[in-house]
RNA sequence: CGACCAUCCAGAGCGGCCGAGAGAUCUGGCUCGACGACGCCGCAGCAACCCGCACGGGCGACCGUGGCGCAGGGUGCUACCGCCAGAGACGAUGGGAG
Numbered sequence: 001c002g003a004c005c006a007u008c009c010a011g012a013g014c015g016g017c018c019g020a021g022a023g024a025u026c027u028g029g030c031u032c033g034a035c036g037a038c039g040c041c042g043c044a045g046c047a048a049c050c051c052g053c054a055c056g057g058g059c060g061a062c063c064g065u066g067g068c069g070c071a072g073g074g075u076g077c078u079a080c081c082g083c084c085a086g087a088g089a090c091g092a093u094g095g096g097a098g
Stems, first nucleotide, its partner, number of pairs: 001098001004095005013043005021032003025087005044078003049074003052070001053066005082090001
């Protein structure tokens, strides 16, 4: 880089910096924003995808199950259902054959 697989109506905010747009794209709505949004950084938190862990199976490589186990490691997330409706070679996050 990436075929492919899973998830996207639950949950979780404060501080600092910045300074004008932002909520992916198109159309139509709705909303956030100079009482500082979006973004970046720090801390805190949420969650449970992977690793680790527990249990079961297997001689074994390994496989299955577990949120009514843990939260140590790697990510992710913390306005509104991916904000809503419609659209499509759409997007995001995790895993990942090769």
Annotation: The prediction has a mean pLDDT of 79. This is a predicted structure of a 98-nucleotide RNA (SAM riboswitch aptamer (S box leader)). It matches the Rfam family "SAM riboswitch aptamer (S box leader)". Its family is annotated with regulation of gene expression in the Gene Ontology.